[in-house]
The RNA shown here (Lysine riboswitch aptamer) has 159 nucleotides and comes from uncultured Schaedlerella sp.
RNA sequence: GAUAGAGGCGCGGAUUUCAUCAGUACCAUUAGACUGUAAGACCGGACCAGGUCAGAUGAGAAAGGGGAAACCGCCGAAGAGACUGGAAGCAUCCGGAGCAGACAGUUUCUGGGGCGCAGCAGAAUAUGCUGCGGACUGUCACACAAGUGGAGCGCUAUC
Numbered sequence: 001g002a003u004a005g006a007g008g009c010g011c012g013g014a015u016u017u018c019a020u021c022a023g024u025a026c027c028a029u030u031a032g033a034c035u036g037u038a039a040g041a042c043c044g045g046a047c048c049a050g051g052u053c054a055g056a057u058g059a060g061a062a063a064g065g066g067g068a069a070a071c072c073g074c075c076g077a078a079g080a081g082a083c084u085g086g087a088a089g090c091a092u093c094c095g096g097a098g099c100a101g102a103c104a105g106u107u108u109c110u111g112g113g114g115c116g117c118a119g120c121a122g123a124a125u126a127u128g129c130u131g132c133g134g135a136c137u138g139u140c141a142c143a144c145a146a147g148u149g150g151a152g153c154g155c156u157a158u159c
Base pairs, nucleotide, nucleotide: 001159002158003157004156005155008075010074011073012072013071015069016068017067018066027058028057029056030055032053033052034051035050042096043095044094045093046092078110079109080108081107082106083105084104085103089099090098111137112136115133116132117131118130119129120128121127139150140149141148142147
């Protein structure tokens, strides 16, 4: 240097299905209150009658996230932060500004799963991510009576 492996409630992907999301959003009807020729996240225009808010009735979703089954790719599997670029998208329309961000590159950190607490995201007591703290576990080194320490750019085997 190449190849092949190991850690275990091991990591990730997408399909089907189930519940949740939710009797929520949207839509229609109806009685009101406010507004009055464009409200709604900014600015400038166009167009034009509607617009906003609380109810009642009717009908009534979806996405993301989660469980299960089998399948696929795997063991820096994967995840997160920063920087750079950045599609779709965001009120009736146009232009500008702003937000957002799939995805890609560079770089830094984390061996792994779990438990507890805190923070963020989320409809959520689900779940995910991050930080802190315990043990547990795999690996190597030191010490060997017990143990201590390190990190995956590691460890083992073969050539």